[in-house]
C1' cells in the first nucleotide's frame, strides 16, 4: 500500500459498487420454459348467440362447437440458450499461433428446381377393469403439416472411365461419358405463408498440431492396444477409436512413471522495474448438476428444473408398492469469525413460440438489508479577554500556568435534516389511424397508445444554529507530557523492552497528537529484503571450494577467406475479443461512477530485406594444444638385490653387588651372577651425518646404496599435425592414520590390561611391564584441521631480495632470459586481520558449494560396506541471537622491567594466664541505635550511678519549650503555704498590675503554624575511610584509522616521582609529583621581661635574691645557608659513583600539613542539612524506677606478669610540653595513707602541678619465691541529691592463674624499635590499662629480589566486560513441550487377480405379433456396482523405549 474480510468502540446524509472465501452439507414452501387453434381431432371451464322446456315474460334448466376463445390430447418449434457452482482435471483443459486436401451446422440470407398419386394406424373421446396411491390394462371408434408406399428428379450419393489444371504428399479443382439409388404437406382472403432437393454465405461447433502452463528425485525406470504396419468395422470426420493378423517397438535425466496440490485466461494487488502473490465481482473457455454408469430423442446432449439402471439418503404407504434431487431466485436448518428479502415489474434491454395481437421469462430492470469498500457533503462562519466561572488539571502555591476565543455575548448563513408544494428524463418502437413513393406488401413522414422504479431524482417556499463526533495513540522506532494510584503485584508489549515506593512504558485524570463517520485490532499478500541476487549477492578467517586426478553428456572456445541466413536486427501484413490500465474530451452540481475517441496490449505467426557478431557448411593458417630428436635435474612410482650403525635375544668369557627408574620413590631385574665389558651368532624394524628457508609428485605422500621397468616436468634448438582446446553433472581410478578379513612376521615402540607412584580421589599426566596393532602379501573400508581452512584453465597489471633446474657467455664477476620455490612491499582489493605476478587485483569460461543459531550431519527412506560405519539428508519444536575481525579495559598457577618493613636479615610482640575494654552470640520487660574482610570490633563515645538516653515498666499531659499572627476572655499568673503522690502532677488556701485611661504588660483559651534519635545513606548535600603520597589521570590542535580508538603518555637512559635528558607525527597544556607553608638542626641581626648571669658590686646558711649587664643560654621576629655549586671517574645529555673537599647539615637533611581522574550504589538520614513517605490524646512530651554494666561461650584490641639486665629498702641527679580562679595550691598541722584543717602566691616565661628509668649503697639467690598480683574479707577517704544494681582511691589481711605460650600472626630501618615516666581533653567524680601529645635512656639488621602479599610500566592470550568472587561443560533429580522407534490396533485413496454382473449400445436369431417396414422374446461381447484374495502406499493411535528443547 492492498482486501469479497472479521472483531471492538462509535455512528448524520447521499451517490456508485459489493455481499456463504466454511459443508459440491441436507433441504419445508413458492416461483425459475413454454408457445402455436393461421397444423389437427375436438369442447372439460368461461363469455356470447341460437333453439327447446318450465313458467313467478325475464329468470332457471337442457340442448346446440354456431362464435369468441380454450383444459387435456396428437403434431410443430423451443427445452443443448439464459441462470448456478468449481467437485473433478497437471490435461491440447486453458492461453497463443496455425491447419482441416479429414468435417458437421436447425432457425436466417441468396440462387436454382420441384410440390403428382395412394394407404394403414394411433392418442384423445366413449365403455369397462385393476390398484391405497403413482399409474396401468382391455374393447370399440377417429384426425392431421404424425407415419408408410408408388411416381418424377438433381451440380446429391456410389461404381467404372476420359481430358485438363493445381499442389510438399496422400491427392484436390474444372469439364465430360455410362449405369444404379433416394424427395415432398398442406393451408389460403390466391398476393403469399409453408414443404422437398441442391449449391453458396453467415453463425455456431468438432478434430489435429507448434510453443507456454505448480511442487517433490527421500518417486528412476514406465508401457501389451502398449509403438508401428496391413485389412475390416465404426464415426459428421482423421485416428489403435475398435477388432484380426504381422513386426518389436514407444516414452525417459531437456525428468518418463508415481505422489501431492490446483479449474485456466483476460485481469487484480504490490513493486522504479524485473519480479512476487492472487484468480471474488465483470467478460471468454472448460468441467459438473445427490454419487456412479448408460444410451434415447434431436441440427445440436450422452441433457441442472428429460429417460433407464445401480447405490446412499429423505418422504408417502392399506407393507403389495411408489415419489424425490435449490452448485436457478428467494428462503430454512447445519457448519462457521463471517455474508442480505420466502419483495415489485416485464416499463426498458434480451430470449422462446406465434402471421400477429400476445403469452412466458427469479435472464434482466428496480426496490429492501449491511459503514463491506470507494467517492462526495455536513455537524456552522465572523467578531469577542474580565484571558470569566468551573476542572479529581499542573506548579517554585498570598500567586501563576493550562484548558482558551473555547464558552457566554453580538452579528451572519441555512448545505443537510424537518414540513409543505411543484415535478422529470428514461418512450422509441411494436400496434392503431392518416399522408407520401410504387403494385394489395415494403420504405419514409405525422398523430395516438404504453413507466415497476415513483410522486423518486430535481426545484421552490418556511422557520431556526436549529437535527448531527468519535476512535486510537502520546519511552524509542513515531507526530504527541505532566500529576495521582500501584510497587517484578496488577498489568503492558509489533521489536527493543517497562513494572522490585519518586513509572512521560501498567490503571485513572488533565493536556496533547493523528485520522475522522469512522478509528483501532486481528488475519493474509507484496514492498522495504541486493535477505535466492536475470536486472542485482557471495565462498582465506563470518554460512559456503568437492580430498585429488582422468573423463562422458553438457557449457564455452584461436586467426583468415567464401557461402548460408538458424540466432540477431530492420520494414510490411495478420492477429493480440470486449471490459480493465494510460491520455484527451464528454455526461451525472463535483467526485467516485459512466460514455466516446485515441494510444497501448512490450506477445505469437507470416513475409521481404540486412549480414557486423554467434551458429552451420567448405577451404586455408600457426601463435593454443600435441608429436619427434638430442641433452638436464629430482626422497616421483613398482619389483629385486646389498649394506652399516643402533636395539633386543642367545652362547661363551671377564667380573661383583647392585642395576634400573624418578621431582622424590616404588613396582621391576639381580648371588640360579644381573648392570657393565669383550667375542661370536641370530632377528625384525628404521635408515644418523649430508638435510636446507631445498627437491619430486594430481592429491594422499615420498629419504641408506644399487639394478631393472615405468611415468611426469623443465630448458635450448630442429622437424611435424593443424584448433586436435578449456571445464566437467552422472561415472571410473587413486586416496594419511585408525579399523576389518585371510595367511605370514614380530626387534623396538605400544591402545587395552596389570602393577608402582602422585592425589581428597586419579579409571590420567610419571615409572615398570605388556596384548592387539605398527611390518609383509592379497582383499575391504573411503574418511581427516584430506589446510594455503584459498576449485581448474587463460590473459593482463609497479618494484626489491634470496634460492632450485636449464639457456646464453672463456666465466670463479655480473647482469639477461624460461620454468619453479620463498620473503618484503606499491597500486588495487578487503569488514578488518591481511593479500599483493604462486592475488584475496583487473577480466573471461566451466564446475562445486552457501542463505540466522540450536534441533542435526540427527531421524526416516534409499544406497554402499563382513562389520565399524560411509554417502544422500529433513521436519516438529525452540532462541533473538549465534558468528567474524579489530578496540579499550580487566584477568592469567603468561613474559620482561621496577618499587614497597613485601619477603629475607634482625629486635620486640600477639596467639597460652589473670584483668580491662569492644564485638558476636545467648539472655532479658529492656539489655536503645549504628559500624561487619582488608577499609567493623579501647569504632561513633574526648569519659552511661540520676541527667545524658534515643530502650523497658509504670504514672501523667495534649501543645512541655521557643516565636509570630488573628480572635475572644480575664486582671490575673507566677510565688508562698497546706493535702495527696515515687515524682511529674493535682486539689485547696492566701495575696493581689501599671496607666497620661488611648493603651501597655501578663496569663488563659481557640485557630494557623509545631514536634518525631520514626523509615529510606539504594533519592541526596556535606563530611569521612580505602586503593595511596601509588605516579598516575586527562585535554586542545594536528596526524593515523570506515570506526571503536590510537598517537602524544610508547622507545633508549635516568629518577623517590609521567623526575629529567635523548629520539620520535607530533606540538603544547591542565590536574597530580616536586617546590611554595609549619616544626626541627647551624649562624647572624634586632629586642632584653616574668627568662639568663660571664665580668663588676651588695647580700644570704643557701638560692639572679638585689644593683646592674646583653656577652652566653633562652625567648620571638627578620634574615643567611644546600644548588650535584666545586673536584675526580663514567656518560652525548639527564644523571650516577666517590666514608672526596668544604660545611651545622650532602644529594628529597629529618618530620608535618597537603591526598589527581576515579573505585568500592563503601560509611553516616543518630552531629548537621535535606527530597519523599509515615505518626498527631502519639512513633510527640514530662516524670520515677530499671536497662545500656546481664553471662555456659567465641573473637579483636590492650594492661600486668611469669622475674636476678630482676624485686624490695635507703640515699641521690637530670626534662619537655602543657594545665590552673566554683581552679592550681607553696608552706604549717593531723592521719600509716587516701585525705582533712589552716594559710599564702598566682588570671601565670613571675605563683603552682611535677618525673621515672638512671646513679650510689644494702638485701633477696632461682623458689610459684621478698616473683606475680587476680579474687575475697574488714576498715576508711573523696566526689555527688544519691555510689545497692553501678564510682575511684587508701590501709590491713587474703595471695588465684601464670615458670615465656600450638598452628598461625603483627609492628618496626635511627634518635627508629625497645624501654621509662610526665601532661592534656572530656570531667562533680570516674570504671583511662583508652585517645592525643611530651620529653629521658637508647639498639640490632638489610646478602639480596628466587619466593609470599600489594602496586606501577611495557608486552602477550582471552569464549571475561556485574570484568576470574568472571564465564562455562556434562551426568543426575523434577516439571512441561514437540518428535523418532515399537508387539500391535484402526482408517483412507489407488492398482492387480478371480467370481458375479443391472440398465444399455452393438452383434446373432426358424417357431410369437405384423401385409410389410419392423417388433416382442431369447442369446453373445463389453460394463457401473458388488464379493473375495494377496501385496504395495499413506495417515491416526499404542504398552514400552530413544535422544532433543525449555524451565
Nucleotide at each position: 500500500g492492498a482486501u469479497g474480510a472479521a472483531c471492538g468502540c462509535u455512528a448524520g446524509c447521499g451517490g456508485c459498487a459489493g455481499g456463504c472465501u466454511u459443508a459440491a452439507c441436507a433441504c419445508a414452501u413458492g416461483c425459475a420454459a413454454g408457445u402455436c387453434g393461421a397444423g389437427g381431432g375436438g369442447u372439460a371451464a368461461c363469455a356470447g348467440g341460437a333453439a327447446u322446456a318450465g313458467c313467478u315474460u325475464g329468470c332457471u334448466a337442457u340442448u346446440u362447437g354456431c362464435u369468441g376463445a380454450c383444459g387435456a390430447c396428437c403434431g410443430g418449434c423451443g427445452c443443448a440458450c439464459g441462470g448456478g457452482u468449481g467437485c473433478g482435471u497437471a490435461a491440447c483443459g486453458c492461453g497463443u499461433a496455425u491447419g482441416c486436401a479429414a468435417c458437421c451446422u436447425a432457425c436466417c440470407u441468396u440462387u436454382u428446381a420441384c410440390u403428382g398419386g395412394g394407404g394403414a394406424a394411433u392418442a384423445g373421446c366413449c365403455a369397462g377393469a385393476a390398484g391405497a396411491a403413482a399409474u396401468u390394462c382391455u374393447g370399440a371408434u377417429u384426425a392431421a403439416u404424425a407415419c408408410c408406399c408408388c411416381a418424377u428428379a438433381a451440380u446429391a450419393u456410389u461404381a467404372u472411365g476420359a481430358u485438363u489444371u493445381a499442389g510438399c504428399a496422400u491427392u484436390g479443382g474444372a469439364u465430360u461419358a455410362u449405369a444404379a439409388u433416394u424427395a415432398a404437406a398442406g393451408u389460403u382472403u390466391c398476393g403469399g405463408c409453408g414443404g422437398u432437393a441442391a449449391a453458396a454465405g453467415a453463425u455456431g461447433g468438432g478434430c489435429a498440431u507448434g510453443c507456454g502452463u505448480u511442487u517433490u528425485a527421500u518417486u528412476a525406470g514406465u508401457u501389451a492396444g502398449u509403438u508401428g504396419g496391413u485389412a475390416a468395422g465404426g464415426u459428421a470426420a482423421c485416428g489403435g477409436c475398435u477388432u484380426a493378423c504381422c513386426a518389436a517397438g514407444a516414452c525417459u535425466a531437456c525428468g518418463a512413471u508415481a505422489a501431492a496440490u490446483a479449474g485456466g485466461g483476460g485481469u487484480c494487488c504490490u513493486g522504479a522495474g524485473a519480479g512476487g502473490g492472487a484468480g471474488a465481482u465483470c467478460c471468454c473457455c472448460c468441467a459438473c448438476a445427490c454419487u456412479g454408469g448408460u444410451a434415447c430423442u434431436g441440427a445440436g446432449a450422452c441433457a441442472c428444473g428429460g429417460a433407464c439402471c445401480a447405490g446412499a439418503c429423505u418422504c408417502c404407504u392399506a407393507c403389495g408398492g411408489g415419489a424425490g434431487g435449490c452448485a436457478g431466485c428467494a428462503g430454512u436448518g447445519a457448519g462457521g469469525a463471517a455474508u442480505a428479502u420466502u419483495g415489485g415489474a416485464c416499463a426498458a434491454u434480451g430470449g422462446g413460440c406465434g402471421a400477429g395481437a400476445g403469452c412466458c421469462u427469479g435472464a434482466u430492470c428496480c426496490a429492501g438489508c449491511c459503514a463491506u469498500g470507494c467517492c462526495g457533503c455536513g455537524u456552522g462562519c465572523a467578531g469577542g479577554a474580565a484571558g470569566a466561572c468551573g476542572g479529581u488539571c499542573c506548579c517554585u502555591a498570598u500567586g501563576g500556568g493550562u484548558u482558551g476565543u473555547c464558552a457566554a455575548c453580538u452579528g451572519c448563513u441555512u448545505u443537510u435534516a424537518u414540513a409543505c408544494a411543484g415535478c422529470a428524463a428514461g418512450a422509441a418502437a411494436c400496434c392503431u389511424c392518416c399522408c407520401c413513393a410504387c403494385g394489395u406488401g415494403u420504405g419514409g413522414g405525422g398523430a395516438g397508445c404504453u413507466g415497476a422504479c415513483g410522486g423518486u431524482a430535481c426545484u421552490g417556499u418556511a422557520a431556526g444554529a436549529a437535527u448531527a463526533a468519535g476512535g486510537a495513540c502520546c519511552g524509542g522506532c513515531u507526530a504527541a507530557c505532566u500529576c495521582c494510584g500501584u510497587g517484578c503485584c496488577a498489568g503492558c508489549a509489533g521489536c527493543c523492552g517497562c513494572g522490585g515506593u519518586a513509572a512521560u512504558a501498567c490503571g485513572g485524570a488533565g493536556g496533547g497528537u493523528c485520522c475522522a463517520a469512522g478509528c483501532g485490532u486481528u488475519a493474509u499478500c507484496c514492498g522495504g529484503a541486493a535477505u535466492c541476487a536475470u536486472u542485482g549477492g557471495g565462498u582465506u578467517u563470518a554460512a559456503a571450494g568437492g580430498g585429488u586426478c582422468c573423463g562422458u553428456a553438457g557449457g564455452c572456445g584461436g586467426a583468415c577467406u567464401a557461402u548460408u541466413a538458424a540466432g540477431u536486427c530492420a520494414g510490411a501484413g495478420g492477429u493480440g475479443a470486449a471490459a480493465u490500465c494510460c491520455c484527451a474530451c464528454a455526461g451525472c452540481u463535483u467526485a467516485a461512477c459512466u460514455g466516446u475517441g485515441g494510444a497501448a496490449c512490450u506477445g505469437c505467426c507470416u513475409u521481404u530485406g540486412a549480414u557486423a557478431c554467434u551458429g552451420g557448411u567448405a577451404g586455408u593458417c600457426u601463435u593454443g594444444a600435441g608429436u619427434u630428436a638430442u641433452a638436464u635435474g629430482g626422497a616421483a612410482g613398482u619389483a629385486g638385490g646389498c649394506g652399516g650403525a643402533a636395539u633386543g635375544u642367545g652362547u661363551c668369557a671377564u667380573g661383583u653387588a647392585g642395576c634400573g627408574g624418578u621431582g622424590a620413590a616404588a613396582u621391576g631385574c639381580a648371588u640360579a651372577g644381573a648392570u657393565a665389558u669383550g667375542a661370536c651368532a641370530c632377528a625384525g624394524a628404521a635408515c644418523a651425518c649430508c638435510g636446507a628457508u631445498a627437491g619430486c609428485g594430481a592429491a594422499g605422500g615420498c629419504a641408506g646404496c644399487u639394478c631393472a621397468c615405468u611415468a611426469a616436468a623443465c630448458u635450448a634448438u630442429u622437424a611435424u599435425u593443424g584448433a586436435c582446446g578449456c571445464u566437467c553433472a552422472u561415472g571410473u581410478a587413486c586416496g594419511a592414520a585408525a579399523g576389518c578379513g585371510u595367511g605370514g612376521g614380530g626387534a623396538g615402540c605400544g591402545a587395552a590390561c596389570a602393577g608402582g607412584a602422585u592425589u581428597a580421589g586419579a579409571u590420567a599426566c610419571c615409572c615398570u611391564g605388556g596384548u592387539a596393532g605398527u611390518c609383509c602379501a592379497c582383499g575391504c573400508c573411503g574418511u581427516a584441521a584430506a589446510c594455503g581452512a584459498u576449485g581448474a584453465u587463460u590473459a593482463c597489471u609497479c618494484g626489491a631480495u634470496a634460492u632450485u633446474g636449464g639457456c646464453g657467455a672463456u666465466a670463479c664477476a655480473c647482469a639477461g632470459u624460461c620454468a619453479g620455490u620463498g620473503u618484503c612491499c606499491a597500486a588495487g582489493c578487503g569488514a578488518a586481520a591481511g593479500u599483493g605476478a604462486u592475488a584475496a587485483g583487473u577480466a573471461a569460461u566451466c564446475c562445486a558449494c552457501c542463505u540466522g543459531g540450536g534441533g542435526a550431519g540427527u531421524a526416516c527412506g534409499a544406497u554402499c560396506g563382513c562389520a565399524a560405519g560411509g554417502u544422500u539428508g529433513a521436519a516438529a519444536c525452540u532462541c533473538a541471537a549465534a558468528g567474524g575481525a579489530a578496540u579499550u579495559g580487566a584477568c592469567g598457577g603468561g613474559g620482561g622491567c621496577c618499587c614497597g618493613c613485601a619477603c629475607a636479615a634482625g629486635c620486640g610482640g600477639u596467639g597460652g594466664a589473670g584483668c580491662a575494654u569492644g564485638u558476636g552470640g545467648u539472655u532479658u520487660a529492656a539489655u536503645u541505635c549504628g559500624a561487619u574482610g582488608a577499609u567493623a570490633c579501647g569504632c561513633g563515645a574526648g569519659g552511661a550511678a540520676c541527667c545524658u538516653u534515643a530502650c523497658c515498666a509504670g504514672g501523667g499531659c495534649u501543645u512541655a519549650a521557643a516565636u509570630g499572627c488573628a480572635g475572644a476572655u480575664u486582671g490575673a499568673c507566677a510565688g508562698a503555704c497546706u493535702g495527696g503522690g515515687a515524682a511529674a502532677c493535682u486539689a485547696g488556701u492566701u495575696u493581689u498590675u501599671c496607666u497620661u485611661c488611648g493603651g501597655a504588660c501578663a496569663a488563659u483559651u481557640u485557630g494557623c503554624a509545631a514536634g518525631g534519635u520514626g523509615c529510606u545513606g539504594c533519592a541526596u548535600g556535606g563530611c569521612u575511610g580505602u586503593c595511596g603520597u601509588c605516579a598516575g589521570c586527562u585535554c586542545g590542535u594536528g596526524c593515523c584509522g570506515u570506526g571503536a580508538g590510537g598517537u602524544g603518555u610508547u622507545g633508549g637512559g635516568u629518577u623517590a616521582a609521567g623526575u629529567c635528558c635523548c629520539g620520535c607525527a607530533a606540538c603544547g597544556a591542565g590536574c597530580g609529583c616536586a617546590a611554595c607553608c609549619c616544626c626541627u638542626a647551624u649562624c647572624u641581626u634586632u629586642a632584653g621581661u616574668u627568662g639568663c648571669c660571664a665580668g663588676c658590686g651588695a647580700g644570704u646558711a643557701a638560692u639572679g635574691u638585689c644593683g646592674g649587664g646583653g656577652a652566653c643560654u633562652c625567648u620571638a621576629a627578620a634574615g643567611a645557608a644546600a644548588c650535584u655549586g666545586c673536584c675526580u671517574a663514567c656518560g652525548c645529555a639527564a644523571g650516577u659513583a666517590g666514608a672526596g673537599a668544604g660545611g651545622a647539615a650532602g644529594g628529597c637533611g629529618g618530620g608535618g600539613a597537603c591526598g589527581a581522574c576515579g573505585u568500592c550504589a563503601a560509611g553516616u538520614c543518630a552531629u548537621c542539612a535535606c527530597g519523599g513517605c509515615c505518626c498527631u490524646u502519639a512513633c510527640g512530651u514530662c516524670c520515677u524506677g530499671g536497662g545500656c554494666c546481664a553471662c555456659a561461650c567465641a573473637c579483636g584490641u590492650g594492661c600486668u606478669a611469669c622475674a636476678a639486665u630482676g624485686g624490695u629498702c635507703g640515699g641521690u641527679a637530670c626534662a619537655g610540653a602543657g594545665g590552673g580562679c566554683a581552679g592550681c595550691u607553696a608552706c604549717c598541722u593531723a592521719g600509716u595513707g587516701a585525705u582533712a584543717g589552716g594559710a599564702u602566691g598566682c588570671u601565670a616565661a613571675u605563683c603552682u602541678c611535677g618525673a621515672a628509668a638512671g646513679c650510689c649503697g644494702a638485701u633477696c639467690u632461682c623458689a610459684g619465691u621478698u616473683c606475680g598480683g587476680a579474687u575475697c574479707g574488714g576498715a576508711g577517704u573523696c566526689u555527688g541529691c544519691a555510689a545497692c544494681u553501678c564510682g575511684a582511691c587508701u590501709c590491713c589481711g587474703u595471695g588465684a592463674a601464670g615458670c615465656u605460650g600450638g598452628a598461625a600472626u603483627c609492628g618496626c630501618u635511627a634518635g627508629u624499635a625497645a624501654u621509662c615516666g610526665c601532661g592534656c581533653a572530656u570531667c562533680a567524680g570516674c570504671c583511662a590499662u583508652g585517645g592525643c601529645g611530651c620529653g629521658g635512656u637508647g639498639a640490632a639488621u638489610a646478602c639480596g629480589u628466587u619466593c609470599c602479599c600489594g602496586g606501577g610500566c611495557c608486552u602477550u592470550g582471552u569464549a571475561c566486560a556485574c570484568a576470574c568472587c568472571g564465564c562455562c561443560c556434562g551426568u543426575c533429580a523434577a516439571g512441561c513441550c514437540a518428535u523418532g522407534g515399537a508387539a500391535g490396533c484402526u482408517g483412507g485413496g489407488g492398482g492387480u487377480g478371480c467370481c458375479u454382473g443391472a440398465a444399455g449400445u452393438c452383434g446373432g436369431u426358424a417357431a410369437c405379433c405384423g401385409u410389410a417396414a419392423g417388433g416382442a422374446g431369447c442369446u453373445g461381447c463389453c460394463u457401473a456396482g458388488g464379493g473375495u484374495a494377496a501385496a504395495a502406499c499413506u495417515a491416526g493411535u499404542a504398552a514400552c523405549u530413544g535422544g532433543g528443547g525449555c524451565u
Molecule: small-subunit ribosomal RNA
Organism: uncultured prokaryote